[in-house]
Context: one part of a larger RNA
RNA sequence: CGGAGGAAAUUUGAUAGGAGCUGUCCUUAGUACGAGAGGACCGGGAUGGACGGACCACUGGUGGAUCUGUUGUAUUACCAAAUGCAUAGCAGAGUAGCCAAGUCUGGAAGGGAUAAACGCUGAAGGCAUCUAAGCGUGAAGCCCCCCUAAAGAUAAGAUUUCCCAUAGAGUAAUCUAGUAAGACCCCUUGAAGACGACGAGGUAGAUAGGGCAGAGGUGGAAGUGCGGCAACGUAUGGAGCUGACUGUUACUAAUCGGUCGAGG
Numbered sequence: 001c002g003g004a005g006g007a008a009a010u011u012u013g014a015u016a017g018g019a020g021c022u023g024u025c026c027u028u029a030g031u032a033c034g035a036g037a038g039g040a041c042c043g044g045g046a047u048g049g050a051c052g053g054a055c056c057a058c059u060g061g062u063g064g065a066u067c068u069g070u071u072g073u074a075u076u077a078c079c080a081a082a083u084g085c086a087u088a089g090c091a092g093a094g095u096a097g098c099c100a101a102g103u104c105u106g107g108a109a110g111g112g113a114u115a116a117a118c119g120c121u122g123a124a125g126g127c128a129u130c131u132a133a134g135c136g137u138g139a140a141g142c143c144c145c146c147c148u149a150a151a152g153a154u155a156a157g158a159u160u161u162c163c164c165a166u167a168g169a170g171u172a173a174u175c176u177a178g179u180a181a182g183a184c185c186c187c188u189u190g191a192a193g194a195c196g197a198c199g200a201g202g203u204a205g206a207u208a209g210g211g212c213a214g215a216g217g218u219g220g221a222a223g224u225g226c227g228g229c230a231a232c233g234u235a236u237g238g239a240g241c242u243g244a245c246u247g248u249u250a251c252u253a254a255u256c257g258g259u260c261g262a263g264g
Stems, first nucleotide, its partner, number of pairs: 001152001005163007015149004021049007033038001051106005059100004066093005071086006110144003117137004164264001166177004182260004186202005207253003210249005216242003223236005
């Protein structure tokens, strides 16, 4: 821009892509078969491998603004306590998120037309013949079924709901202006994201930050008392600190505004 007014939502599916794998064991049954040795079809069930998808309750990995220990050095005048730098200085743990080695799940079942093959009826050719007419059975393969995208599918589909029959110019077609439903700009942002986009919000508000409470993590703060010559230990005290998690709370910031958008 188009889809014969303008919008919001929900959809149909032409078409395209994905998937399509397979082992072992139990049972039927030591049955059918076979002199024996051996040993099934059909059917029912269990459990794996590889591959794919999703997820983070569990097991773990990572977790460079979480906690702790510790070396050297510098600084805060000094002690104590802290902070900077040294690969994140080194080391031990670890929330959320992300992830697999973790968990769950998929291939199935079914329908249609067939291949090889096996048949029925059946002539040419009084017989015979699956084929010439006609009719069946039949595969991990083909088309559906399953999953995903999909109406620019210009043959531009469908359904539901919302907005309406203003003004000016023009004979009219049409153009212009302000609006309606609605949308956007802008702003707060996200398990969304390169940017656009998508989602949640913008005071009639929990969108983000902060506060409060909690979870989880770390592992026993500082100060003071006591014990010890001291290093240090111990009590106060599961202490102090704590990013992303949960709940709550307008304290801060989403202020004020602007633009577009039908008349069929």
Large-subunit ribosomal RNA, domain VI from Anaerostipes caccae L1-92, 264 nucleotides, folded computationally. RNAcentral holds the full RNA, with entries from ENA and SILVA. It matches the Rfam family "Bacterial large subunit ribosomal RNA". Its family is annotated with structural constituent of ribosome and ribosome in the Gene Ontology.